[in-house]
Context: one part of a larger RNA
RNA sequence: GACGAACGCUGGCGGCGUGCUUAACACAUGCAAGUCGAACGGAAAGGCCCCAGCUUGCUGGGGUACUCGAGUGGCGAACGGGUGAGUAACACGUGGGUGAUCUGCCCUCAACUUCGGGAUAAGCUUGGGAAACUGGGUCUAAUACCGGAUAGGACCAUGAUUUAGUGUUCAUGGUGGAAAGCUUUUGUGGUUGAGGAUGAGCUCGCGGCCUAUCAGCUUGUUGGUGGGGUAAUGGCCUACCAAGGCGGCGACGGGUAGCCGGCCUGAGAGGGUGUACGGCCACAUUGGGACUGAGAUACGGCCCAGACUCCUACGGGAGGCAGCAGUGGGGAAUAUUGCACAAUGGGCGCAAGCCUGAUGCAGCGACGCCGCGUGGGGGAUGAAGGCCUUCGGGUUGUAAACUCCUUUCGCUACCGACGGAGCCCUUCGGGGUGACGGUAGGUGGAGAAGAAGCACCGGCUAACUACGUGCCAGCAGCCGCGGUAAUACGUAGGGUGCGAGCGUUGUCC
Numbered sequence: 001g002a003c004g005a006a007c008g009c010u011g012g013c014g015g016c017g018u019g020c021u022u023a024a025c026a027c028a029u030g031c032a033a034g035u036c037g038a039a040c041g042g043a044a045a046g047g048c049c050c051c052a053g054c055u056u057g058c059u060g061g062g063g064u065a066c067u068c069g070a071g072u073g074g075c076g077a078a079c080g081g082g083u084g085a086g087u088a089a090c091a092c093g094u095g096g097g098u099g100a101u102c103u104g105c106c107c108u109c110a111a112c113u114u115c116g117g118g119a120u121a122a123g124c125u126u127g128g129g130a131a132a133c134u135g136g137g138u139c140u141a142a143u144a145c146c147g148g149a150u151a152g153g154a155c156c157a158u159g160a161u162u163u164a165g166u167g168u169u170c171a172u173g174g175u176g177g178a179a180a181g182c183u184u185u186u187g188u189g190g191u192u193g194a195g196g197a198u199g200a201g202c203u204c205g206c207g208g209c210c211u212a213u214c215a216g217c218u219u220g221u222u223g224g225u226g227g228g229g230u231a232a233u234g235g236c237c238u239a240c241c242a243a244g245g246c247g248g249c250g251a252c253g254g255g256u257a258g259c260c261g262g263c264c265u266g267a268g269a270g271g272g273u274g275u276a277c278g279g280c281c282a283c284a285u286u287g288g289g290a291c292u293g294a295g296a297u298a299c300g301g302c303c304c305a306g307a308c309u310c311c312u313a314c315g316g317g318a319g320g321c322a323g324c325a326g327u328g329g330g331g332a333a334u335a336u337u338g339c340a341c342a343a344u345g346g347g348c349g350c351a352a353g354c355c356u357g358a359u360g361c362a363g364c365g366a367c368g369c370c371g372c373g374u375g376g377g378g379g380a381u382g383a384a385g386g387c388c389u390u391c392g393g394g395u396u397g398u399a400a401a402c403u404c405c406u407u408u409c410g411c412u413a414c415c416g417a418c419g420g421a422g423c424c425c426u427u428c429g430g431g432g433u434g435a436c437g438g439u440a441g442g443u444g445g446a447g448a449a450g451a452a453g454c455a456c457c458g459g460c461u462a463a464c465u466a467c468g469u470g471c472c473a474g475c476a477g478c479c480g481c482g483g484u485a486a487u488a489c490g491u492a493g494g495g496u497g498c499g500a501g502c503g504u505u506g507u508c509c
Base pairs, nucleotide, nucleotide: 001508002507003506005505006504007503008502009501012372013371014370015369016368017367018365019364020330025328026327027326029325030324031323034075035074036073039072040071042068043067046066047064048063049062050061051060052059053058054057082283083282084281092207093206094205095204096203097202098201101200102199106196107195108194109193110192111191112190113189114148115147116146117145123138124137125136126135127134128133154175155174156173157172158171159170160169162167181188182187209255210254211253216246217245218244221243222242223241224240225239226238227237228236258280259279260278261277262273263272264271265270285306286305287304288303289302308319309318310317311316336362338361339360340359344358345356346355347354348353375405376404377403378402385396386395387394388393409450411445412444413443414442415441419436422433423432424431425430453498454497455496456495457494458479459478460477464493465492466491467490468489474481475480
C1' cells in the first nucleotide's frame, strides 16, 4: 500500500459498488420453462346468451366460440441461471491444421410441393389399485404415421482432370430415396440440392505448481495389417503379427490446484492472487447407463444400483435448492420467504400476447471507494468550573456566554420527471403504456436548530504534567517500563494524529 475481511469502541446523509472465503452439509414452503386454436379432433373446465324447474341463486337442457382445462402435434426445454467438488489434462492460454468433420432456427440461389392408405390419444364405456398410476372394449382428426409416383450435380464404384495428398471438375455404371398444409387478405409453411453465417467436434507447436526422503515406468502397452464403430481421424474397440514406447531436458508415483483476461504490490524486473465482471472447462445427492434430438455433463428428463428423507391400507410409491428467496447446521463471519416484466435480452406465436427469481429495481450491512454535513463572522471583566502552581500566576481559551448572519443535509407543505423520437391499439380523429416512484429534482417555510468519535503522547514516532500504585496491579510491535518522587501501569487535566470513522487481528507485496 491492498482486502469478498473479522473483532472492539463509536456512528448524521447521499451516490456507486459489494456481501457463505467454512459443510460440493441437509433442506420445510413459494416461485425459477413454457408457448402455439393461423397444425388437429373437440367443448368435458370456466365465461356469455336462451329455455324449463324451483330451494331466488342453484339444478337440468340447448346455443355461442369469448375463449380454452385435459389431449394429439410443432418449436423450445442442450439457452439463460448456479457452483468449483473433481481435474497437473490438449483442461486452459496463444498460434496453426481439418485434403478427417457436423451444424436446428437465420440469409442467398435453383427445383419441386403429386396420388393414396391404415391407425391412435382425447372422448364414450368397463375394470384393477390406499395412492402413484394402470389394463380391456369401442369411435375419431391432423403439419402425427406409412406406402406409391417423379427428381438433378444426393450416395457408391470405375476412369479422366488438376493437386504433394482422399479436395475440384467431367464421363460411365449402379444403389436407394421427398413433400403438408394453414389463413379473411397481405401471406406463411413443407421437400431436395448448393453456398453463406453462426455454433461445435477432433488434432498439433509452444507456455504456466511443489516434491528425487518418488528412478525406473508400460502389455492395448508402441507400431503394422484386416475388420468394427463414429459426423469425423485414431488401439477408440477387436483378431492376428512385430517388440516396441517413455525417462535425469525428471518418465512413473505422491501432494496441492479449476485455467485465463485480469486484480494487488513494485521504478521496473519480479512476487502474490484468480472474489466481483468477461471467456473457456468441469459438475448437478453418490456411482453407472443409454434414449430422444441439429445439438445432451441432459441441474428443475428417463432407467438401474447405493446412502438419506417422506407417504402408505405394508402390497407399494415419492424426492433431489452447487436456480431466487428462505430454514437448520458449521463458522470469527456474509443479506429480503420484496416489486415489475416499464426497459434490455431470451422462448413460443402471423400477431395481440403469454412465460421469464435472466434482467431492471427496491430492502438489509460504514463491507469498500467517493462526496457532503455536524455551522460562519464578531466577541477579553481573558467569566465560572476543571487542572497545574514557585500562590505571583499559568492553562483550558475566542473556546463558552453574548451578538450579527447563513440554512447544505435532515424536518415540513406544494409541484413533480428523463428513462418512451420506444412499444401497442386505432374508425387515422385519437387512445393506452414506468416496477423503480410521489423517487430524483424544483419552489416555499421554521430554526443553530437534529448530527463526533477513536487511538496515541519513553525512543523508534507527532504529542507532558499531577495524583494513585509500589517488581504488586499492570503495559509491551522491538528496545524495554513497574521494587515510594513512574512523561512507559491506572485516572484526571492538557496535547498529538486521523475523522463518520478510529484502532486491533489475519493475509499478500